[in-house]
RNA sequence: GAAGUGAGCUGGACGGUCGCUGCUGUGGAGGUCUUCGUGACUGAAGCAGGGGAGGAAAGUCCGGGCUUCAAAGGGCAGGGUGCCAGGUAACGCCUGGGCGGCGCAAGCCGACGGAAAGUGCAGCAGAGAGUAGACCGCCAAUCCCUCCAGUUCCUCCCUUUAAUAAAGGGAGGUUAGGUAGGAUUUGGUAAGGGUGAAAGGGUGCGGUAAGAGCGCACCGCGUGUCUGGUAACAGUUCACGGCAUGGCAAACCCCACCAGAAGCAAGACCAAAUAGGAAUCCUGAGGUACGGCCCGUACUGGAUUCGGGUAGGUUGCUUGAGCGUAUGAGUGAUUGUACGCCUAGAGGAAUGAUCGUCCUCGACAGAACCCGGCUUACAGGCUCACUUCCCUU
Numbered sequence: 001g002a003a004g005u006g007a008g009c010u011g012g013a014c015g016g017u018c019g020c021u022g023c024u025g026u027g028g029a030g031g032u033c034u035u036c037g038u039g040a041c042u043g044a045a046g047c048a049g050g051g052g053a054g055g056a057a058a059g060u061c062c063g064g065g066c067u068u069c070a071a072a073g074g075g076c077a078g079g080g081u082g083c084c085a086g087g088u089a090a091c092g093c094c095u096g097g098g099c100g101g102c103g104c105a106a107g108c109c110g111a112c113g114g115a116a117a118g119u120g121c122a123g124c125a126g127a128g129a130g131u132a133g134a135c136c137g138c139c140a141a142u143c144c145c146u147c148c149a150g151u152u153c154c155u156c157c158c159u160u161u162a163a164u165a166a167a168g169g170g171a172g173g174u175u176a177g178g179u180a181g182g183a184u185u186u187g188g189u190a191a192g193g194g195u196g197a198a199a200g201g202g203u204g205c206g207g208u209a210a211g212a213g214c215g216c217a218c219c220g221c222g223u224g225u226c227u228g229g230u231a232a233c234a235g236u237u238c239a240c241g242g243c244a245u246g247g248c249a250a251a252c253c254c255c256a257c258c259a260g261a262a263g264c265a266a267g268a269c270c271a272a273a274u275a276g277g278a279a280u281c282c283u284g285a286g287g288u289a290c291g292g293c294c295c296g297u298a299c300u301g302g303a304u305u306c307g308g309g310u311a312g313g314u315u316g317c318u319u320g321a322g323c324g325u326a327u328g329a330g331u332g333a334u335u336g337u338a339c340g341c342c343u344a345g346a347g348g349a350a351u352g353a354u355c356g357u358c359c360u361c362g363a364c365a366g367a368a369c370c371c372g373g374c375u376u377a378c379a380g381g382c383u384c385a386c387u388u389c390c391c392u393u
Stems, first nucleotide, its partner, number of pairs: 001389010012358007020052002023049004030042004054364001058375002061373005066263004073295004079258004083097005098112001099110004113254002118252002120248002135193002137189005144182003147178002153173007201219006220243001221241004226235003267315004277306006286300005322341008
């Protein structure tokens, strides 16, 4: 200097003018009641002071606080999570570790229990894709053909001989060969080759007709033991075994653990209005409530349809499992102690308009009961730590 990795902060600033909204103080128009005393209650405008959207407010994906069902259970189905140990109110989150994968590395990702309980799925190629095999090849044998060679026996003919015999030659039949080659059929084989993403552990030696864990040695694998570790796991000390012989459970399934439901439009209070309406069905052991079903429990009536009235106000509503600083414990998430701070509560929805200056020239984007997470979007700027490469000294 370049390229990366992890974490944190910020998210236009300053000044002036006008405007919106909540709280506190002041103020006191008006109203209500009245024992008629100006007594009690309520309280507008105005003025002053202090506040007023986020790191994700988004998604509505998880977990809770809170409210009601409700006095409150068990089981089944359905649902969620899925390595180990911690953190937390809790979690499907976070931290650390193990194993696996990616990256040169700093680091990042993981839907990470079980395939020997069962069922199921996998195109094409290939003989065969999991209690899965014989295509090519290798070996052996029968018969046939070619080649080499010409064994045994019999018959006939010829030569030779005075004649037989012997010897030699030829023909036919018969009976034997071969470390040769080819073709057919049968049997053996799974070492070599081929197909495929993947093919019945690997290397070597022996053995065999040819081979094969067929046997042996080493490696690999399985089971158990031993050592380290809280554990997941790791090591390989020892022993046994020729050896279950693949993948997918983000397939059904099996196993372990977890969890009631609905939700601030939850609920509570006040005021007002209507029709204390009509019909049908179940109905004293039925009905209703508890997410579905069963049991159980509680209560004592429910369900459906038609028709009518109201939908106004107050509250819930912001002090919180809150934030900051210092310090202790811990690898860390986090947590103890001390001190300090109060930081939006709208209600058809409040923070806007305008002028001037500066500059890094402005991204994603607006609370609606609250909080802890995860996921997604994000222009520019700043800071810290680490990794790799190049150059110079």